[in-house]
């Protein structure tokens, strides 16, 4: 050039036949402990890479780009 597969919370990944995002870790508060770690509760943290289309309604479905990874020439 050309074919495939991924991108989602800081990080690691889920989300069913499209019905409106959720776990661990980390962080922060608190239990407990003489302190710390561990362990137990609790909370915060998302334009779902960007942009368009479809649809009553899209993380899922078409396009498009951008960045990674494979494979082929």
């Nucleotide at each position: 050039g050309c074919g495939g597969c991924c991108a989602u919370a800081g990080c690691u990944c889920a989300a069913c036949u499209g019905g409106a995002a959720g776990a661990g870790c980390u962080a922060c508060c608190g239990g407990u402990u003489u302190c710390u770690a561990c362990c137990c509760g609790g909370u915060c943290g998302g334009u779902u890479g960007g942009g368009g289309g479809u649809u009553c309604g899209a993380g899922u479905c078409c396009c498009u780009c951008u960045g990674g990874c494979c494979g082929c020439g």